Source information: Model confidence (mean pLDDT): 84 of 100. A computed fold for a 1539-nucleotide RNA from a Sphaerochaetaceae bacterium, annotated as small-subunit ribosomal RNA. The organism belongs to Sphaerochaetaceae, within Bacteria.
RNA sequence: AUAUGAUGGAGAGUUCGAUCCUGGCUCAGAACGAACGUUAGCGGCGCGUUUUAUGCAUGCAAGUCGAGCGGUGCGUGGCUUCGGUCACGCAUAGCGGCGGACUGGUGAGUAACACGUGGAUAAUCUGCCUUGCAGUCUGGGAUAUCCCAUGGAAACAUGGAGCAAUACCGGAUGCGAAGCCUCUGGCGCUGGCCGGGGGCAGGAAAGGGGCCAAGGCCCUGCUGCAAGAUGAGUCCGCGUCCCAUUAGCUAGAUGGCGGGGUAAAGGCCCACCAUGGCGAUGAUGGGUAGCCGGCCUGAGAGGGUGAACGGCCACAUUGGGACUGAGAUACGGCCCAGACUUCUACGGGAGGCAGCAGCAAAGAAUCUUCCGCAAUGGACGAAAGUCUGACGGAGCGACGCCGCGUGAGCGAUGAAGGCCGCAAGGUUGUAAAGCUCUUUUCGGGGGGAAGAAUAAUGCCGGCAGGGAAUGGCCGGCGGAUGACAUCAACUCCGGAAUAAGGUCCGGCUAACUACGUGCCAGCAGCCGCGGUAACACGUAGGGACCUAACGUUGUUCGGAAUCAUUGGGCGUAAAGGGCGCGCAGGCGGCAUCUCAAGUCUGGUGUUAAAUGGUCGGGCUCAACCCGAUCAUGCGCUGGAAACUGGGAUGCUUGAGUCCAGGAAGGGAUGCCGGAAUUCCAGGUGUAGGGGUGAAAUCUGUAGAUAUCUGGAAGAACACCGAUGGCGAAGGCAGGCAUCUGGCCAUGGACUGACGCUGAGGCGCGAAGGUGCGGGGAGCAAACAGGUUUAGAUACCCUGGUAGUCCGCACAGUAAACGAUGUGCACCAGGAGUCGGGCAGCAGUGUUCGGUUCCGUAGCAAACGCAAUGAGUGCACCGCCUGGGGAGUAUGCUCGCAAGGGUGAAACUCAAAGGAAUUGACGGGGGCCCGCACAAGCGGUGGAGCAUGUGGUUUAAUUCGAUGGUACGCGAGAAACCUUACCAGGGCUUGACAUAUCCUGCGAUGUGGCCGCGAGGCCGCAGCCCUUCGGGGGCGGGAUACAGGUGCUGCAUGGCUGUCGUCAGCUCGUGCUGUGAAGUGUUGGGUUAAGUCCCGCAACGAGCGCAACCCCUGCCAUCUGUUACUAACAGGCAAUGCUGAGGACUCAGAUGGAACUGCCAGUGACAAACUGGAGGAAGGUGGGGACGACGUCAAGUCAUCAUGGCCCUUAUGUCCUGGGCCACACACGUGCUACAAUGGCCGGUACAGAGCGCAGCGAGGCCGCGAGGUCAAGCGAAUCGCAAAAAGCCGGUCUCAGUACGGACUGGAGUCUGCAACUCGACUCCACGAAGUUGGAAUCGCUAGUAAUCACGCAUCAGCAUGGCGUGGUGAAUACGUUCCCGGGCCUUGUACACACCGCCCGUCACACCAUCCGAGUCUGGGGUACCCGAAAUCGCCAGCCUAACCGCAAGGGGGGCGGUGCUGAAGGUACGCCAGGUAAGGGGGGUGAAGUCGUAACAAGGUAGCCGUACCGGAAGGUGCGGCUGGAUCACCUCCUUU
Repeated sequence: AUAUGAUGGAGAGUUCGAUCCUGGCUCAGAACGAACGUUAGCGGCGCGUUUUAUGCAUGCAAGUCGAGCGGUGCGUGGCUUCGGUCACGCAUAGCGGCGGACUGGUGAGUAACACGUGGAUAAUCUGCCUUGCAGUCUGGGAUAUCCCAUGGAAACAUGGAGCAAUACCGGAUGCGAAGCCUCUGGCGCUGGCCGGGGGCAGGAAAGGGGCCAAGGCCCUGCUGCAAGAUGAGUCCGCGUCCCAUUAGCUAGAUGGCGGGGUAAAGGCCCACCAUGGCGAUGAUGGGUAGCCGGCCUGAGAGGGUGAACGGCCACAUUGGGACUGAGAUACGGCCCAGACUUCUACGGGAGGCAGCAGCAAAGAAUCUUCCGCAAUGGACGAAAGUCUGACGGAGCGACGCCGCGUGAGCGAUGAAGGCCGCAAGGUUGUAAAGCUCUUUUCGGGGGGAAGAAUAAUGCCGGCAGGGAAUGGCCGGCGGAUGACAUCAACUCCGGAAUAAGGUCCGGCUAACUACGUGCCAGCAGCCGCGGUAACACGUAGGGACCUAACGUUGUUCGGAAUCAUUGGGCGUAAAGGGCGCGCAGGCGGCAUCUCAAGUCUGGUGUUAAAUGGUCGGGCUCAACCCGAUCAUGCGCUGGAAACUGGGAUGCUUGAGUCCAGGAAGGGAUGCCGGAAUUCCAGGUGUAGGGGUGAAAUCUGUAGAUAUCUGGAAGAACACCGAUGGCGAAGGCAGGCAUCUGGCCAUGGACUGACGCUGAGGCGCGAAGGUGCGGGGAGCAAACAGGUUUAGAUACCCUGGUAGUCCGCACAGUAAACGAUGUGCACCAGGAGUCGGGCAGCAGUGUUCGGUUCCGUAGCAAACGCAAUGAGUGCACCGCCUGGGGAGUAUGCUCGCAAGGGUGAAACUCAAAGGAAUUGACGGGGGCCCGCACAAGCGGUGGAGCAUGUGGUUUAAUUCGAUGGUACGCGAGAAACCUUACCAGGGCUUGACAUAUCCUGCGAUGUGGCCGCGAGGCCGCAGCCCUUCGGGGGCGGGAUACAGGUGCUGCAUGGCUGUCGUCAGCUCGUGCUGUGAAGUGUUGGGUUAAGUCCCGCAACGAGCGCAACCCCUGCCAUCUGUUACUAACAGGCAAUGCUGAGGACUCAGAUGGAACUGCCAGUGACAAACUGGAGGAAGGUGGGGACGACGUCAAGUCAUCAUGGCCCUUAUGUCCUGGGCCACACACGUGCUACAAUGGCCGGUACAGAGCGCAGCGAGGCCGCGAGGUCAAGCGAAUCGCAAAAAGCCGGUCUCAGUACGGACUGGAGUCUGCAACUCGACUCCACGAAGUUGGAAUCGCUAGUAAUCACGCAUCAGCAUGGCGUGGUGAAUACGUUCCCGGGCCUUGUACACACCGCCCGUCACACCAUCCGAGUCUGGGGUACCCGAAAUCGCCAGCCUAACCGCAAGGGGGGCGGUGCUGAAGGUACGCCAGGUAAGGGGGGUGAAGUCGUAACAAGGUAGCCGUACCGGAAGGUGCGGCUGGAUCACCUCCUUU
């Protein structure tokens, strides 16, 4: 530098406690002839009845030609005999020509050569147009209009007379070619082309116009032929939707011969002959649909679609039919029939918007009854021109695409207002205001392009031919004409002026706050929001997105690899056919040669235009438009030959055959055998037997069971036996015989690809079931009885029929499973076992075929599979595409039936599912703890009373606590107070706090009256400090506010209970796993303990355990009063009383001591355990405090605190009285008892820990006593409470409702207190209840414990059976871990995760929805047969009529009318088919917060479950038979791994 290739692919939400996977649903994108809602300034370019091919008022949409013809009317002019005539112009009904087959509309029909694409036509036609050749001669008879007349309402029709043509007819000519007959050459091969010769038949408009030198010439038209072009016809290959729940269709049907018909091949039609033709590569039938270029989407491959524009087809009110014509079976022509509309004089007529407008109707929905032929195009014409709802334009509609604007710059006191915030402040926001500027757009004005090219025609130049002219051709110049249009564009003036909305803001998905609401109102595309703190509803503020639009709805593609060609799957998620044989089909070993169908490649034709890609250009840009170029298909043709394929010839390795061997529950038939069971007969023998968890039904004294002997029958074959063998699968088991199939190994020989798979088809096919005939011992659906139970149509028991067995026939399904189709090849190993071969003396090694286990790579969502693949590949078949509805309905088919095969939809859900994980749970397992059981002791449950609770009551009985974990609990003291409740009476800035302002100084003390009191009213006395400014305090008033035991413990903090003083709960890093997660923390031991040791892909660490703290037990030291008292002294009432002492006790400090330290044994050389020694104490010495991560939305808003809500002359506050103390009952916790281990009386002994000044109170006196009185001491090792009691000693009582027990009641008192009535405690006298040891059930306690005895303290004026402490006396028992309860660890199953108080099934009842069947009934469609038979073509007939031609004529030919035959639409009848609507009633199904009955399934789901089948039952379901593991658990065996 050139060429080529390339512009292109995103995901998310939702199943779960979490995870991975499977899988559906949903969303984000693009598009639209759209519609709807809200909103709306302008322009350009496009588009605009998708529904009712429903019906249409009105106007227009196809005419034109007088240069084809004869006329007619009007006008002008000439001539005129004034009757008229001629010429010209305009107009034109009729005849005639061309065009009405184009254009325009629509998509009903059509699944077809209709369309697309490529071919064929030797099987064809083609008006107008172009080219070439040759012609255009000569006659004739009619007729419309017009005129006359007739009928009719009309439409229209009929008769008569008469006239013309480029209308019609006869004749002549006829080159060449074509036609027919015939002879013939060449090429080509369907009836073709190029030639040669003979014969026959065959046409015209002498028209029209112009010019003329009058001879003719020119133009135009016409005729014949040939050719072109265009258009059309026909045929063929390929392509072209869904249903097989449409499988067989076909009589002109398939072919032949001959004919008819057509422009043309052909059963297109006809006669005859033959019996074919189509179909699983989908005929026939049904449904749906115009096809294509294209358009939308998509990375593409594909998928969807067929508006606008373009090509083709079909249709024109419905159906049928032909005529004319070049062309039609004709949208704005004709005939007939039907429906509808309409006119009518009732006799008859007229009509066809799916042309443009427009109307009605339908509908979610789609426009003006506009302008113009100026342009483009078309018809006619010589032309002017006429016509043209084609077309060009305008109008309406944001329907779409594109473009523009609604201003720009500056502007912070960051204005006001809004919203948020406790406030500070934030935000709206440079946004506004304000200042400066601009004028697109807008309003007004102005001139103003292009779209117009040329026609007629004029002029100029040239060319051809010609004798000239008109004329022809080419080029140039001039030349009328504008619907749009008040156009576009430009320009002047004016002025920010005229112009912004819609949706959204929980996640997906960009964007958040406040208030209102309170599962209401509402939202929602999916997930889902809303039950008082809603970012999800509504509103506001703010924000996000898009913007003259924005959302919603609908539809298509995408995402969806979710039908997978590109590009999926089938062990367990949906999915391998139960198994084999095998036709078609698909696929196929090695070698050589050949062909060239597939394949590859070059050339070429076509692939219309538009569209699309790329490049370039024009409208200011863009949309839009223009130019160039490119584009995967099909055809023709040249070439290549590796591979596939066809042909030929070989080969042996795939496959098979033969010979020599082998193992086996392979199959069929026959015969035989023993054990057992039942029955029968007999013997022995006697009271039971049988059965179960326990029983009963049942059986037995008429002799069972048991036992012995004999006999009968049927069925099944113990041991061997297996993890083993055989078979295609189902399946196959005593022995022997016969018949028969398959398999394996080794060696050899032979055939020579003969193979693999296999839709349909055919066969086999467990159990159960069916039919007929046998058989029937045992077992056993159904059934009966018994039992269990709330019930028990079950599980268990006693019986028992089909059946189970045999033969023949049907049936054809199973968890027919390895949930794994068949075949072949390849890809580490190891171990066991069955059958065979080879090597070796043997241990053993090796090899082929089966079978089982482990395991590498690889695969897999994981589990797992792993040479027997679920690995890597190939070939073929079957099957899947969310769950439910449903393997149902219906149709078809098979079956005797039961039923099998095939097999939907409506509707409904946002999932259904697989594997694995962590928990939780189990009427799963293992291990281990605990006063958990057991062993003990004492209680509760019975009584009376106390106390708490429920309930009831009440004006109120305030509130809370409610299984364990509420109930002598909050409350460690309710007569008032407390007090929160009730009744009544008061107060309202308040009983209490803070602040400000005003005011007073009357702060405070005190008196009187009223009142139950709070309070009210009236008086008296009377402030402090001061720097003189004021301050403090108090009263009154005002404003902010106070106050609330009002609600929410499910808004919270804090505190607490409970599991549980259980031993657990976690983290970091590492490692394993896709991940949840695991590992660590599991395992072997051990411990009270995750305590410690060992092991280990873990190594460490934290919170818990333990220890550190306190009390207690021993010792030491120090200290020594109020305690103590040994020695000394004194004294006494004989008492540490005193001196004194520092020994002891004690007190209080500080230390020590115990650590498995020592010994022995066990254990693994560990940890540790067992025993022992010493010691006050021994294995944590005893007790306490201490409570991990968490659970229970546990408890508490009434301790306190606190968000939100609520009350504010009351839900606040004060007072008096009442209530919290009620009482038919029920429960919890206690006290006292029931007595003799006792009661009572008397005597007598020994504690500890506490407490005391509004207190404890000695002592004296009084009282029977509670207590009173006087009063010492003591703020306490000093004094006091204070007497300890049980105990011990003595006495008495003597088993009784008592000398037990003390309730209840009467009386009398004491004390506290303002006050003991409701409602205190105590004392004395009297009274003397229940109760004689407590049903089911249930509680506490393992040692200084239980039991028992008393003492103290807190609260407190007073009140203790409660609570908290203290000491005294002081036991019993624990074999043990099976069971109950709770807990820990490991493991297992799970359909649970709100976690078993879980989940969940079916009937029934109610409501709604869709659906199936249904006596019928209604409608539509197409079919067959028959009847009737319009128009019409074709054929036949000579009845009537008849111009041209023939004929002298008669007549003929031809034509018309008429008649008739075939066919034939609509219509009718009959039959059956298909589809749809509707329906009494019936069936199941789905859905629906709180209905009924049960409990089937998930754990061993409490009878393991499930599959097939049969029977039964309200229902889930139960049972029988066979099968499966997708069953838990225990034991045994085997195998594997390690040693």